Description
The RNA shown here (Glycine riboswitch aptamer) has 96 nucleotides and comes from Hyphomonas sp. Taxonomically the source falls in Hyphomonas (Bacteria, Pseudomonadati, Alphaproteobacteria, Hyphomonadaceae).
RNA sequence: UACUUACUCGCGGGAGAGUGCGGUCCAAGGUUCUGGCCGCCGCCGAAGGCGCAACCGCCCCGGAAACGCUCAGGCACCAGGGACCGCGAGAAGUGA
Numbered sequence: 001u002a003c004u005u006a007c008u009c010g011c012g013g014g015a016g017a018g019u020g021c022g023g024u025c026c027a028a029g030g031u032u033c034u035g036g037c038c039g040c041c042g043c044c045g046a047a048g049g050c051g052c053a054a055c056c057g058c059c060c061c062g063g064a065a066a067c068g069c070u071c072a073g074g075c076a077c078c079a080g081g082g083a084c085c086g087c088g089a090g091a092a093g094u095g096a
Stems, first nucleotide, its partner, number of pairs: 001095005007090007018041001020040006029078003042075003048071001049069003055063003
């Protein structure tokens, strides 16, 4: 100095789905939207988890999705979370 990434940090972007019914408590992320909690039903998938598999490998076996399941989580608004994407910095490796 260039490239790479399974990594870390910062900034920006970041979806979907009921403010259904009943009961109860009192304010339990915020709002006075009335809310929280419990039960039942309906629904969502992009934290996580699990499953199959294209494919890959050191081919005994193992790795593996944004596909599927929905245990968890989520479904008024704000906040928060959020796979993934972009930019920057750091770290590691490789080359000159």
The sequence was found by an Rfam model in a public genome assembly.